Transfer RNA from Hibiscus syriacus, 73 nucleotides, folded computationally.
Its Rfam family is "tRNA". It is annotated as a transfer RNA.
NCBI's taxonomy places the organism under Eukaryota, Streptophytina, Mesangiospermae, eudicotyledons, Hibiscus.
The prediction has a mean pLDDT of 82.
The RNAcentral record of the sequence draws on Rfam.
């Protein structure tokens, strides 16, 4: 080159076109302890890779470009 799928919190992933996008680890506060770890109760961290388009409305749908994995030559 070309075909496939992917890309959403620091990670690993949810997420029917219509609420304020969520979960588990993680980090971080208070509780508990002599103290530490476990544990219980909060908090914060996403312009959903990016650039148009479609729509009344897009994380979701089209379409270009990028990044990542596979395949084909």
């Nucleotide at each position: 080159a070309c075909c496939u799928a992917u890309u959403u919190a620091a990670c690993u992933c949810a997420g029917c076109g219509g609420u304020u996008a969520g979960a588990g680890u993680a980090u971080u506060g208070c509780u508990u302890u002599c103290a530490u770890a476990c544990a219980g109760c909060g908090g914060g961290a996403a312009u959903c890779a990016c650039u148009g388009g479609u729509u009344c409305a897009a994380a979701u749908c089209c379409a270009a470009u990028a990044g990542u994995a596979g395949g084909u030559a």